[in-house]
A computed fold for a 1444-nucleotide RNA from an uncultured bacterium, annotated as small-subunit ribosomal RNA. The coordinates come from a structure-prediction model, not an experiment, and the mean pLDDT is 81.

RNA sequence: GAUUAACGCUAGCGGCAGGCAUAAUACAUGCAAGUUGAACGAGAUAAGUUGUAGCAAUACGGCUUUGAAAGUGGCGCACGGGUGCGUAACACGUAUGCAACCUACCUUUUACUGGUGAAUAGCCUCUCGAAAGAGAGAUUAAUACACCAUGAUAUGUUUUGAAGGCAUCUUCAGAAUCUUAAAGCUACGGCGGUAAAAGAUGGGCAUGCGGUUGAUUAGCUAGUUGGUGAGGUAAUGGCUCACCAAGGCUUCGAUCAAUAGGGGGUCUGAGAGGAUGUCCCCCCACACUGGUACUGAGACACGGACCAGAUUCCUACGGGAGGCAGCAGUAGGGAAUAUUGGACAAUGGGCGCAAGCCUGAUCCAGCCAUGCCGCGUGCAGGAUGAAGGCCCUAUGGGUCGUAAACUGCUUUUGUACGGGAAGAAAUGUCACUACGUGUAGUGAUUUGACGGUACCGUGAGAAUAAGGAUCGGCUAACUUCGUGCCAGCAGCCGCGGUAAUACGAAGGAUCCAAGCGUUGUCCGGAUUUACUGGGCUUAAAGGGUGCGUAGGCGGACUUUUAAGUCAGUGGUGAAAGCUUGCAGCUUAACUGUAAAAUUGCCAUUGAAACUGAAAGUCUCGAGUGUGGUUGAGGUAACUGGAAUAUAUCAUGUAGCGGUGAAAUGCUUAGAUAUGAUAUAGAACACCAAUUGCGAAGGCAGGUUACUGAGCCACAACUGACGCUGAGGCACGAAAGCGUGGGGAUCAAACAGGAUUAGAUACCCUGGUAGUCCACGCCGUAAACGUUGAAUACUCGAUCUUAGCGAUACACAGUUAGGAUCCAAGCGCAAGCGUUAAGUAUUCCACCUGGGAAGUACGAUCGCAAGAUUGAAACUCAAAGGAAUUGACGGGGGCCCGCACAAGCGGUGGAGCAUGUGGUUUAAUUCGAUGAUACGCGAGGAACCUUACCAGGGCUUAAAUGUAGUGGGACAGGCUUGGAAACAGGUCCUUCUUCGGACUCAUUACAAGGUGCUGCAUGGUUGUCGUCAGCUCGUGCCGUGAGGUGUCAGGUUAAGUCCUAUAACGAGCGCAACCCCUGUUGUUAGUUGCCAGCGAGUAAUGUCGGGAACUCUAACAAGACUGCCGGUGCAAACCGUGAGGAAGGUGGGGAUGACGUCAAAUCAUCACGGCCCUUACGUCCUGGGCUACACACGUGCUACAAUGGCCGGUACAGAGAGCAGCCACCUCGCGAGGGGGAGCGAAUCUAUAAAACCGGUCACAGUUCGGAUUGGAGUCUGCAACCCGACUCCAUGAAGCUGGAAUCGCUAGUAAUCGGAUAUCAGCCAUGAUCCGGUGAAUACGUUCCCGGGCCUUGUACACACCGCCCGUCAAGCCAUGGAAGCUGGGGGUACCUGAAGUCGGUGACCGCAAGGAGCUGCCUAGGGUAAAACUGGUAACUGGGGCU
Repeated sequence: GAUUAACGCUAGCGGCAGGCAUAAUACAUGCAAGUUGAACGAGAUAAGUUGUAGCAAUACGGCUUUGAAAGUGGCGCACGGGUGCGUAACACGUAUGCAACCUACCUUUUACUGGUGAAUAGCCUCUCGAAAGAGAGAUUAAUACACCAUGAUAUGUUUUGAAGGCAUCUUCAGAAUCUUAAAGCUACGGCGGUAAAAGAUGGGCAUGCGGUUGAUUAGCUAGUUGGUGAGGUAAUGGCUCACCAAGGCUUCGAUCAAUAGGGGGUCUGAGAGGAUGUCCCCCCACACUGGUACUGAGACACGGACCAGAUUCCUACGGGAGGCAGCAGUAGGGAAUAUUGGACAAUGGGCGCAAGCCUGAUCCAGCCAUGCCGCGUGCAGGAUGAAGGCCCUAUGGGUCGUAAACUGCUUUUGUACGGGAAGAAAUGUCACUACGUGUAGUGAUUUGACGGUACCGUGAGAAUAAGGAUCGGCUAACUUCGUGCCAGCAGCCGCGGUAAUACGAAGGAUCCAAGCGUUGUCCGGAUUUACUGGGCUUAAAGGGUGCGUAGGCGGACUUUUAAGUCAGUGGUGAAAGCUUGCAGCUUAACUGUAAAAUUGCCAUUGAAACUGAAAGUCUCGAGUGUGGUUGAGGUAACUGGAAUAUAUCAUGUAGCGGUGAAAUGCUUAGAUAUGAUAUAGAACACCAAUUGCGAAGGCAGGUUACUGAGCCACAACUGACGCUGAGGCACGAAAGCGUGGGGAUCAAACAGGAUUAGAUACCCUGGUAGUCCACGCCGUAAACGUUGAAUACUCGAUCUUAGCGAUACACAGUUAGGAUCCAAGCGCAAGCGUUAAGUAUUCCACCUGGGAAGUACGAUCGCAAGAUUGAAACUCAAAGGAAUUGACGGGGGCCCGCACAAGCGGUGGAGCAUGUGGUUUAAUUCGAUGAUACGCGAGGAACCUUACCAGGGCUUAAAUGUAGUGGGACAGGCUUGGAAACAGGUCCUUCUUCGGACUCAUUACAAGGUGCUGCAUGGUUGUCGUCAGCUCGUGCCGUGAGGUGUCAGGUUAAGUCCUAUAACGAGCGCAACCCCUGUUGUUAGUUGCCAGCGAGUAAUGUCGGGAACUCUAACAAGACUGCCGGUGCAAACCGUGAGGAAGGUGGGGAUGACGUCAAAUCAUCACGGCCCUUACGUCCUGGGCUACACACGUGCUACAAUGGCCGGUACAGAGAGCAGCCACCUCGCGAGGGGGAGCGAAUCUAUAAAACCGGUCACAGUUCGGAUUGGAGUCUGCAACCCGACUCCAUGAAGCUGGAAUCGCUAGUAAUCGGAUAUCAGCCAUGAUCCGGUGAAUACGUUCCCGGGCCUUGUACACACCGCCCGUCAAGCCAUGGAAGCUGGGGGUACCUGAAGUCGGUGACCGCAAGGAGCUGCCUAGGGUAAAACUGGUAACUGGGGCU
């Protein structure tokens, strides 16, 4: 895009079309084929008139008119109408032919139309039967039937001549002979009838070509193919029969099976094609199923006959009747398809002289949005952009929206009323005219189902008329709410798990519109079967290889021909349809008319380039010859040495063997090892190679025989002999099979030992088939270059094998091979690239999404194993190729890090502290959970904090603001109840410039939430990691993803730098800049300092003073591989170098790239959404966060003599301090208390400790260790019970150096020692953060563990190895194979039987005769029987497959 459509929602009108696709299922009822009296007999009835009888009604007659039903005869019924069962066929289409034919009615022409006869329907009288119907007798007519006559240009036979053709033959002119015709009616005009010829129309037959599928259908055929003769037919012909011959068809697809009416056309498509055959037209076939003939011009006959079968109906049970695939209609089937309508007015048909009759053909109407086309549902104005809905960033805005209201206008359609067609031309009737009383013409008149319809006019009035689908992308159109992987959507991708433009609803929008969507089907897109117009190295696809048949294709030149080819012409290609012009319905659809087209077929005339055919010639393709040459080419025979195994003998002694390590195994009966000898079988080291040969498989010691092939040179010979190759034939590794040998090694199966969770494996020890030979099978491989064969052409470089050339070991030569790299070109890329995957040609094989499956069934081959050929159901939305970036690897290379190693000290064991889990609890608030949680948030939980629990209160409340009202104070003190909050009482009560200020109470509005979501977020943080990386611009490369740069060679702590370089530059990182520290200088000199001068003290920079030093704190200097030597192109590295306080980043800190972990945090804070609002808010008291069978992390103290205790002596840095630090004095054993100077601090405040010097303890649960507990206190604080710290006295637990495992640290570091600060009333601080004192050991080195960086490689991973993924088993569902059986279907064969009927025979009966009844033969539908084949359904059981 289309549709004979159906379904859902919706629906105003008209025109034109269409309307059982399924059950060719069954049919009630009505209608669909009759007509003719001008062929015939007969004549009911009715009307008129008249007669007889009768009073009449009426009955019986005559005449005239009328002529029904039924019958004989004629014509029609073979048309028209329906359906698509069958049919793969001369059925259809197209083009021819009939010298092999027929044709009623019609037209033209010619001739004829004389006579006779016997019947039979009907009618009448009977008989049988329920009926349908049948029978008998008598009688009758014809355009019915028969006979005789006449008779041709008819038929047959014979025959003469001429002409023609196409073989049989045809035509013309003749001759002889045989056999055949007729019908009447009449109004007298005619209408008929017979014979012949011709035409027209319609048919019959034959032939070429054309159009379905299957080879898992390969052979079929006995009237089969042909001939002769005969029969039959309208006619040819095996159409039929007799005889003879053995043919005929077929891989260019016979036969068989399946499916199917064919065509014009229709739909789609640019076309070629593909699909289709509804309506209309042509042809065919059929008429309940099967068979048969009759009649006839025509049938083997839809509304005829006979028979058989199935089925329905009637029946008196004896017997009969029927055929809607005609029009309506019914049932049934189905998703689904209409009225038991009107009329013959028109068109057409039948009959008739005609009037006319018949006509479910036809013309009309009815039903259905089934389709196509047209029209309408109003038009214009109208902004406070109304109300209302919806949305938002919400005092407002946007949108529906000029939409509505409102004003004006119009009236298609509908409605009311009125008018009102065309379609009608003829015929008939009447009149007239012409000639020839019959035709022709003219005039008048008659006839309309549709239908009072189309159409026209008038009136009122916006009045009567809009829906459907969609809105994530494809695909035009977006928001809100609800829902929360639910409900649901979905054509594909996919959407939905609490912010859904995808579900449902709403608002809005988009697209179509009386329709809109959905579903089904077909074409297109799909170059996705490729003729136009595809492919085959790796995506599916080259046969394992050759030989070769058919076939296809084929070198050069000349001549001829004209099959293909091309051009002209003629015929045909029905109409309709398509296209174009014009025209008619108001337009369109629709219709008419004309043209064009109909790409085809046939015939004819011409051309001759190409292909073909015929003839001739040629040598370059191909082959032959001569001479060389090469090789693991093949077959057979003979033969050799090394090794191995075995046997014997000898030497010799305890192990051998084997492995990662072992064991099984062998061995004192003497192994292994060594030597000698013998036997056996198999394979051939070195040469040996990127080598060679062969069609492939494949081929390797040597020699001989036989044999195949290639190559080179020569150019002698043949003269296209060629290429490819469906079927076919041959060869064809290994394994396997059969028979017979052989059997050393190795070695499936098997056994044992190991390994392992297991180990039916990998490893080891053994070991049988087999491995070897001969003969015969098998016929497959990753049979691979995953690349069929042949020919020609298309830049080069290098190597190599075998020849030739050549004086040459040289060589730009040449031929044929084998390899590597590259240009052009090709290719998706990887790559290929004269050995093509390039450019072309020829032929063959093969492919068409993945799986199911190379499976099933069938067939062929095979001894078997199995091979070859080779599906479908079902299922998925992918499977796959090449390349890219990452990630990963028990891949590789390089490198780094307290990563390992080398060391030092710990943890893990004990007690305690602290955090966590778990458990418990009314609550033990919450968060953090591998590294990257666990002395973490918390840098300080007794109340508070506090978020938790119990109980008691409050409801605008703790703060703030605004507005209103009220008070003048509020606050505060005292007091009652109470656990307090709170509730109540009482005392005291303002300022003022009078505007108000201040404050309280109250009301209203703004609140509050440590409630949820860190997976909605901001901010902040951890980690990889202070690792060296992460990117960009331009250029270049690539179809692209992407690459290059950033790689390579060096170097570095570093993507640090250098060199090279299709890259050149740049950014974020690195480094540097910043701070502290280490040296020096300058400046400055108080609160710090004191060398020199002075004063003073018991003593002290205490004082005058000084500015040197230390120090303080500001500014400078200094370090840069700068210098030297070596190495190196350079960068740089090395050196006990020099100098220097410091040397190669001097040490430390701050500083954390792009990003990763949906990492952490909604409980610091902020914030979207959700939730609570007399509570999830808020206040208070008490409790809890401190619980305790247990487990873990981080620490402290120890276990002691490098120590404990006692006494004495010395040396820091940094920081802090007024509700504070506190000198000093005093009391207390002490914590501390009481006094009390100084200091808001370089001024005052704090014994530094380890260390050192003495003394004591002597290895023990101790003079170690200090837990726990008892008692007594101190301090802070409203308050130390749960639950503080400290002091004193007493008590004196575990613990004697810590399993597996594990952590930190590379120098002022570890270890060890003390000090300070924050938080803080106090403190559970052994924590955290700083400060200094003392002060080591070790690093060979990078194999390994962990982590990381760069390069490279593989990948089926990309949520990225914590990935992906295979098979069995278990369960459910689905389709399918096999199967004992059971049960259908169509076709064929054989035999039996055999209706009707044609034909043949007979025919004693009938008939004058013709002929017939009857009897009989052949054939046949149907029926029966039998054995097979084919194809379905179903089935116990069973096999695999798919999905979850």